[in-house]
RNA sequence: GACGAACGCUGGCGGCGUGCUUAACACAUGCAAGUCGAGCGAGGUCCAUCCGGUGGCAACACCGGGGAAGACCUAGCGGCGAACGGGUGAGUAACACGUGAGGAACCUGUCCCGAAGACCGGGAUAACACCGGGAAACCGGUGCUAAUACCGGAUACCCUUCUCUGGUCGCAUGGCCUAAGAAGGAAAUGGAUUCCGCUUCGGGAGGGUCUCGCGGGCUAUCAGCUUGUUGGUGGGGUAAUGGCCUACCAAGGCGACGACGGCUAGCUGGUCUGAGAGGACGACCAGCCACACUGGGACUGAGACACGGCCCAGACUCCUGCGGGAGGCAGCAGUGGGGAAUCUUGCGCAAUGGGCGAAAGCCUGACGCAGCAACGCCGCGUGGGGGAUGAAGGCCUUCGGGUUGUAAACCCCUUUCAGCAGGGACGAAACUGACGGUACCUGCAGAAGAAGCCCCGGCCAACUACGUGCCAGCAGCCGCGGUAAUACGUAGGCAGCGAGCGUUGUUCGGAGUUACUGGGCGUAAAGCGUGCGUAGGCGGUGGUCCAAGUCUGGUGUGAAAUCUCCCGGCUUAACUGGGAGGGUGCGCCGGAAACUGGGCUGCUGGAGUGCGGGAGAGGUAAGCGGAAUUCCCGGUGUAGCGGUGAAAUGCGUAGAUAUCGGGAGGAACACCUGUGGUGUAGACGGCUUACUGGACCGCCACUGACGCUGAGGCACGAAAGCGUGGGUAGCAAACAGGAUUAGAUACCCUGGUAGUCCACGCCCUAAACGAUGCAUACUUGGUGUGGGCAGUUCAGUCUGUCCGUGCCGAAGCUAACGCGAUAAGUAUGCCGCCUGGGGAGUACGGUCGCAAGGCUGAAACUCAAAGGAAUUGACGGGGGCCCGCACAAGCGGUGGAGCAUGUGGUUUAAUUCGACGCAACGCGAAGAACCUUACCUGGGCUCGAACGGCUCCGGACCGCCGGUGGAAACACUGGCUUUCCCGCAAGGGACUGGAGUCGAGGUGCUGCAUGGCUGUCGUCAGCUCGUGUCGUGAGAUGUUGGGUUAAGUCCCGCAACGAGCGCAACCCCUGUCCUGUGUUGCUAAUCUUCGGAUGCACUCUCAGGAGACCGCCAGCGAUAAGCUGGAGGAAGGUGGGGAUGACGUCAAGUCAUCAUGGCCUUUAUGUCCAGGGCUACACACGUGCUACAAUGGCCGGUACAAAGCGCAGCGAUCCCGCGAGGGGGAGCAAAUCGCAGAAAACCGGUCUCAGUUCGGAUUGCAGGCUGCAACUCGCCUGCAUGAAGCUGGAAUCGCUAGUAAUGGUAUAUCGGAACGAUACCGUGAAUACGUUCCCGGGCCUUGUACACACCGCCCGUCACAUCACGAAAGUGGGUUGUACUAGAAGUCUGUGCCCUGACCCGCAAGGGGAGGAGCGGCCCAAGGUAUGACUCAUGAUUGGGGUG
Repeated sequence: GACGAACGCUGGCGGCGUGCUUAACACAUGCAAGUCGAGCGAGGUCCAUCCGGUGGCAACACCGGGGAAGACCUAGCGGCGAACGGGUGAGUAACACGUGAGGAACCUGUCCCGAAGACCGGGAUAACACCGGGAAACCGGUGCUAAUACCGGAUACCCUUCUCUGGUCGCAUGGCCUAAGAAGGAAAUGGAUUCCGCUUCGGGAGGGUCUCGCGGGCUAUCAGCUUGUUGGUGGGGUAAUGGCCUACCAAGGCGACGACGGCUAGCUGGUCUGAGAGGACGACCAGCCACACUGGGACUGAGACACGGCCCAGACUCCUGCGGGAGGCAGCAGUGGGGAAUCUUGCGCAAUGGGCGAAAGCCUGACGCAGCAACGCCGCGUGGGGGAUGAAGGCCUUCGGGUUGUAAACCCCUUUCAGCAGGGACGAAACUGACGGUACCUGCAGAAGAAGCCCCGGCCAACUACGUGCCAGCAGCCGCGGUAAUACGUAGGCAGCGAGCGUUGUUCGGAGUUACUGGGCGUAAAGCGUGCGUAGGCGGUGGUCCAAGUCUGGUGUGAAAUCUCCCGGCUUAACUGGGAGGGUGCGCCGGAAACUGGGCUGCUGGAGUGCGGGAGAGGUAAGCGGAAUUCCCGGUGUAGCGGUGAAAUGCGUAGAUAUCGGGAGGAACACCUGUGGUGUAGACGGCUUACUGGACCGCCACUGACGCUGAGGCACGAAAGCGUGGGUAGCAAACAGGAUUAGAUACCCUGGUAGUCCACGCCCUAAACGAUGCAUACUUGGUGUGGGCAGUUCAGUCUGUCCGUGCCGAAGCUAACGCGAUAAGUAUGCCGCCUGGGGAGUACGGUCGCAAGGCUGAAACUCAAAGGAAUUGACGGGGGCCCGCACAAGCGGUGGAGCAUGUGGUUUAAUUCGACGCAACGCGAAGAACCUUACCUGGGCUCGAACGGCUCCGGACCGCCGGUGGAAACACUGGCUUUCCCGCAAGGGACUGGAGUCGAGGUGCUGCAUGGCUGUCGUCAGCUCGUGUCGUGAGAUGUUGGGUUAAGUCCCGCAACGAGCGCAACCCCUGUCCUGUGUUGCUAAUCUUCGGAUGCACUCUCAGGAGACCGCCAGCGAUAAGCUGGAGGAAGGUGGGGAUGACGUCAAGUCAUCAUGGCCUUUAUGUCCAGGGCUACACACGUGCUACAAUGGCCGGUACAAAGCGCAGCGAUCCCGCGAGGGGGAGCAAAUCGCAGAAAACCGGUCUCAGUUCGGAUUGCAGGCUGCAACUCGCCUGCAUGAAGCUGGAAUCGCUAGUAAUGGUAUAUCGGAACGAUACCGUGAAUACGUUCCCGGGCCUUGUACACACCGCCCGUCACAUCACGAAAGUGGGUUGUACUAGAAGUCUGUGCCCUGACCCGCAAGGGGAGGAGCGGCCCAAGGUAUGACUCAUGAUUGGGGUG
């Protein structure tokens, strides 16, 4: 895009079309094929004249009888039609259809043309009447009768047959014309008076029939089929050829160009799609075929094997009196059923067409119309113009507004369609109109009666809100939904189409995704393991002929409709009429001869032969050889050997291993040996001999296209394996033992059997690989190597050439990688193979095999991928280089004890919360008795503990003093005091209490909605950009490389050149010096009343400078960067320390610092209060302190700091207390005063290895301090008590110098409460060979199936669920073969004793002829029996597979 559609929602009108795709399922009812009296007899009805009767005077009326001519009706005989028209698509893979030919092998009623004719006779029969049978359908007997019914004879232009004459033609059989003779063959002179018929013959038109070429399905998992089969002869049969049938004879016929079988299917014009080529389909319309309940059969006829005919059989339905009968909608309507689904039991013969008839006419569910259905196509409408306060409402909102939206309202206008009314056709040439009072025309009223569906994440046009919360749901693919969903649902808005819109289904396209046009096969799917070769395909070069292919001109056909173009008719269109074109095909006639093909004749370049050479693990067989292993014998010799990462099993004192000599046996052939050689591939390696295949080079003598490829076929084909028989040294599946291990049916070790070896026979696979079929030709180069030849050189030197074999590379090719004269380049020929992954190289079938198994080779089901190459990362028990207290070397710890502290766990009313590897755990917390506090219990409050706005009421508020209850909060209550500003006042404002309201409040949730801040990799050296260049691209380059550095630090090189964030430096502290400053600091000198003065030199303080830069020297290095050493210097190679943290990673941490979206809560999840809890305690872990002692404890004495802090503070001297501390208060907002005694150290003494004079836990008593308050739950002191602990398992931490270790001091927090934290100074080491290893990191490189990136990915079993499939004792069905049986109806045939009108004989009786019933026979449908084949379904159980 399309549709014979269906389904959902919706639905105004008209035109034209279309409408059981399923059950060829079954059918009630009505209709669908009759007609002719001008073929015939008969009957009935009507009826003139006539007769009779009644009435009447009569005319006449009525009734009855009879009935000519005539009219009408009808059953029957007869004629024509019924073989058309209409339906359906079951069957059919076929001369069924299409197309083109042929019939010299044919038929043809009616119609047309032409010729000739119709003479003489005859006997029946239906109807009817009577009788009889039957329920019916219907039937029988007797009797009568007619014909355009039937029969006999005559005639014969003519026809047929036979015998035959002559001519002519043809591709054969043979055709046509014609002479003569013989035999046979007609009729209705009927009906009517315009005419129609009858018989014979010839011709025509149209129709039919037969034959042939070509064309159009799937399947080879159907490979062989066939006995009337193939042909012949005779005969039969037919309209006619023919095995169509029959007898005999022969043994043929068909088939890989697909026979036979299976499955499917009506074929075509055409329809849909497509640029085309194609693909799919075959409704409606048209042509052909087939069928008519199923199967068989014939009859009649011009025509049938007959839809609305017959006979038989079968199934089914109906009627029945049970004896017997009837029926066939796949005609039109209609019913049931099936189904997702498909209409009215309508009108009419008016038109067109058909049958009959002379005609009038009759019949016609063909047809013409109408009805139903948006089923399709086409057309029209549902209004048009104006209208901004941009109304209301809805929705959204950043609260400003936006949008719906000129949309509506409102104003003006129009009336198509529908409605109502009036007129009113064409279709018909005379009568005649179903449609139809329809189309159409006119008028009237009024915007009036007339809009939905689907979509809005991308593809794909159109976005927001709310609800929901991996639920409900969506989904064509990708995929949405787990609390901010443009993807679900709803709403608003938007987009699309519009009387429709979506969905589903099918088909073509896109799909170059079966590739003819127009694809591929090194690695994506795909080259057979290799050769030989059959059929086939393809084939060098010159000449000549033919004209099959090819090309070309003409001609016939290619039905109509359809399609295209032009013109016309319906108002337009759809629809339809006319004309033209097209119809790519087939046939015939003619022409051309380049190419292909064919015939003939040449050629030598392809191919082959010959001659001459050399190379080679080419093959087969036989023989021979040495080294080595093992075994046996003997000698020497003694305790081990062997084996491994280390061991053990094993061997060995019965003498091993080792070593020497001798022997046996089997297998394999070191060095040479080489991306060297040979072979088609597999493969081939000691030497010799024999036999033998191929290739190569040279010569250019011969043949003359002999060639290439190769479906089937045949042969070869590593290893393993199989069979038979040998052989067996070594090795070695299986197996055994020992180890390893969690296990170890493995890797390692000790043994060891098949096998490996030989002969013969099988197997036939492989990563049988160059993952690259064979052949031929062409296309820049460089460099190795093997073989040959030619030339050349002093030279085995070099050059050329042919054949092989490698590497690197140009063009070109390729998705890239790569290939690149050995092509994966450019071309040609031929073969094989591929078409998403899994299922699966599986199942079934076939075939081969002894088996194992091989070859061939699916489907169901399932997935939205599987895959290739390359890129960037990440990773590796990959590699290279390098770094770090990373290891190593050291020192000291932790892990053991007690205690402190944090955490887990447990407990609890609560033990608030957070932090969880490094990077949570002396962390948030720089300090929980109340407070803090977030938790629990209990008691209170509800505009609230704090804050803003508004309304109302009140008042100054505040404050002070009380009372009652209470644990307090709070509740109730008493008293005292009492405003400020503006304004004359009223009143207003500020402040404040109460009531109410909108806000509040929340340490409630979400750190995975966030900001900010922080940790970490990591102070690691990295992370990027612009331009350029390279690449199809991702991307690369730069940033890699050579050096160097702490460093992407610097230098050099380089398709890169530059730049940014990082590094470094700039900043601070510290180390030296200088200058300045000089109190509260300092005090050398001088003075001194010893308090100090003086002074500012020194220290110190605070400022400002100097200094260090590989600057100098030497060596190394590329003369570079730099490195090493040295000098000088306080300091030397970033001097030491700090601050400083790139792009990013971890959904790292924090909603409980703060901020913040969303959600939740509102007499509570808010808030206040008291008490409790955060301090619990069987345990476990982290971080610390104190120790275990003599480098020590204790006692006494004596030195030396830095940095801080202090007014609600630090607090001196002094007094009291053993002490904590108390009293007291000088001084000090501090270089001035105070905290403040530094301690270790040093000197002296004591203790003497002991659970101690170590250690201090725990506990008792007595005190002190802070604080409202130390019970839960603080710190300190004294006395007493005196626990564990004697250096800490596995494991693990810190530190490289003023560091570790060790000693003390101060501070923040703080009322009190550090063993923690943060700072400070004192004393002050050891060690670093080095980078193999552990951990982390950087750069380069490599592999990758990883990319939430190795904490990745992923394999198989098992368990469970589910799905499809295979096998299976079988079971059930369908189709079909074969054999036998059976044999209806019927044709044919035989018989025909029975029956019989026509003709013959006969006077007759009768006979003959002819016909028939009946019977027999051939054939044969259904049926039956037996046995096969194929196929479908099902089957306990079973097998693997898919998915979760």
RNAcentral holds the sequence, with entries from ENA and SILVA.
The RNA shown here (small-subunit ribosomal RNA) has 1444 nucleotides and comes from an uncultured bacterium.
Rfam family: Bacterial small subunit ribosomal RNA. Rfam links the family to the GO terms structural constituent of ribosome and ribosome.